Molecule: glmS glucosamine-6-phosphate activated ribozyme aptamer
Organism: Marinococcus halophilus
RNA sequence: UCAUUAUUGAAAGCGCUAGGACUGUUUUGGAGCGAAAACAAAACAGUUGACGAGGUGGGGGUUUAUCGAGCAAUCGGCGGAUGCCUCCCGGCUGCAUGUCUCAGCUGAAAGUGCUGGCUUAAAUCAUGAAGGCGACUUUGUGGCUAAAGGCCAGGACACAGGCAUAA
Numbered sequence: 001u002c003a004u005u006a007u008u009g010a011a012a013g014c015g016c017u018a019g020g021a022c023u024g025u026u027u028u029g030g031a032g033c034g035a036a037a038a039c040a041a042a043a044c045a046g047u048u049g050a051c052g053a054g055g056u057g058g059g060g061g062u063u064u065a066u067c068g069a070g071c072a073a074u075c076g077g078c079g080g081a082u083g084c085c086u087c088c089c090g091g092c093u094g095c096a097u098g099u100c101u102c103a104g105c106u107g108a109a110a111g112u113g114c115u116g117g118c119u120u121a122a123a124u125c126a127u128g129a130a131g132g133c134g135a136c137u138u139u140g141u142g143g144c145u146a147a148a149g150g151c152c153a154g155g156a157c158a159c160a161g162g163c164a165u166a167a
Base pairs, nucleotide, nucleotide: 014079015078016077017076019075020048021047022046023045024044025043026042027041028040029039051068052067053066057088058087059086060085061084062083089107090106091105092104093103094102096165097164098163099162100161101160111157112156114154115153116152117151118150119149125142126141127140128139129138130137131136
């Protein structure tokens, strides 16, 4: 490096599906002398089961872990998880510099509110294409619309101490 086999991994608003709902086939009931429908049940095989925005220093702990869109079973459940708490590490601010403590903040940014701006929402919807007997799946085009968070600007409030050094 190649080949074969086995195992593991791929995703993180993500994955799964014992319930529910729905579909197909068969059987039974419906069904009476015969024929036959809605409908119901069982078996087997399937489908569905959250629309994006935002979010990860490390260890431990914890569990219904942020935000809105939409109004649908987007029901119910399980697992995971960038949340939160705490400790540790690195760093920012506390108006000379360094360092230690303390307080707040931060993980590439960095005190706390307020106001404004920026930060392509997507699905739902409309209309096509492909696949499937079907439930449904994948996808193109068109059009509408957030909040949180982040960034920028303005202004308000807040802004400790010890030591050393320099002026």